[in-house]
RNA sequence: AAGUAGGUUACAGGAGAGACCCCAAGGGGGGCGCCGAAGGGGCAAGUUCCGCUGAAGGCGGGAUGAAACUCUCAGGCAAAAGGACUGUAACUUAAGA
Numbered sequence: 001a002a003g004u005a006g007g008u009u010a011c012a013g014g015a016g017a018g019a020c021c022c023c024a025a026g027g028g029g030g031g032c033g034c035c036g037a038a039g040g041g042g043c044a045a046g047u048u049c050c051g052c053u054g055a056a057g058g059c060g061g062g063a064u065g066a067a068a069c070u071c072u073c074a075g076g077c078a079a080a081a082g083g084a085c086u087g088u089a090a091c092u093u094a095a096g097a
Stems, first nucleotide, its partner, number of pairs: 004094010018032001020031004033077003039073001040071003046064008
């Protein structure tokens, strides 16, 4: 140098679910039904601490603990916008040889 991992930007791809109903007609308000891939929340195994035991094993409690799983708070349910994630490119950071 190339490569690996992270961050930022640009381009491309990118799902799901009512163009629902009612009032107002003053652009707003109310209601029911749904979606999960912005964001956010929850949990397993494992690890660890404490107690019951002198040890092992076991039991109980606490902490930590992932997701595309799950919740549906937020967001969304024509188009547009957004969109996890994927690819390419540039810049940048880190470690090590």